Notes: Predicted 3D model of an 87-nucleotide RNA (c-di-GMP-I riboswitch aptamer) from a Bacillota bacterium. It was read from a public genome assembly, where an Rfam model found it. The source organism's lineage runs through Bacteria, Bacillati and Bacillota.
[in-house]
Order: sequence, then C1' cells, then structure tokens
RNA sequence: CUUGAAUUAGGGCAAACUUGUCGAAAGGCGAGGACGCAAAGCCACGGGUCUAAGGACAGUAAUGUCUAGGACAGCCGGGUUGCCGGG
Repeated sequence: CUUGAAUUAGGGCAAACUUGUCGAAAGGCGAGGACGCAAAGCCACGGGUCUAAGGACAGUAAUGUCUAGGACAGCCGGGUUGCCGGG
C1' cells in the first nucleotide's frame, strides 16, 4: 500500500426494553440491559425515511393539508480513520 478465503489474539460497540433528562415532535444524552455488528468508528455529500415547532393554505370554529432551517450514520451509497490476519 492492498486485502477479508479461512484462522488467531486482545478486545470494541450496543438493538428492543426499563429509567432519568433535554426537545413541540422525530429523536438525542446518562444509567441498566444485549438483538446483533469486521467498521453497528467518524462525517448529512447524494438518495431514502421520520417529525412539523414556525410558516403557508382551507375552515365560523374544532381542526385539517402542505412544507425542513429539525432528525436518522444500526436504511443504502459515498468520503475518511482504525484492530488482527494474508499477500
């Protein structure tokens, strides 16, 4: 530098759920807990999905519809960094 056919060692992360907290919500963070993951490390660049505070429209009103400056990296692609083994 490249690579994951097999194998080894040290290990790593942590779904659902429970609980506390932040948030309008989606969801985030902490603790417990393990469904799984060879990048389930990091990054919102592209696609996709979720939410709708605010805004727009409709309505007498209740409310409804649309919309991302919000969110998801454990949805996919992409970028980037790393452990062990092989070459």